A computed fold for a 71-nucleotide RNA from a Fidelibacterota bacterium, annotated as transfer RNA. RNAcentral holds the sequence, with entries from ENA and MGnify.
């Protein structure tokens, strides 16, 4: 330049058209003298635009950022 792969909570990791879900973290609360552990419960996410489709994280198009291979 040209090919391929990958982007999903604060982290990692499912969901492969039909309510975005779990786990560590953080937040409340019980429990304990206090803290840790342990229970309960919350909060928090689809990389941007456009497009198909009754419906898109999923399928197509482009842009961005990251890895790989060629040269």
């Nucleotide at each position: 330049u040209g090919g391929g792969g990958c982007g999903u909570c604060g982290u990692c990791u499912a969901a492969g058209g039909g309510u975005a879900g779990g786990a560590c973290a953080c937040c409340u609360g019980g429990u304990u003298u206090u803290g840790g552990u342990c229970c309960a419960g919350g909060c928090a996410g689809u990389u941007g635009g456009g497009g198909u489709u009754c419906g898109a994280a999923u399928c197509c198009c482009u842009g961005c950022g990251c890895c790989c291979c060629a040269g």
It matches the Rfam family "tRNA". Rfam classes the family as a transfer RNA. RNAcentral records the identical sequence in 2 taxa. Its mean pLDDT, the model's own confidence on a scale to 100, is 81. Taxonomically the source falls in Fidelibacterota (Bacteria, Pseudomonadati).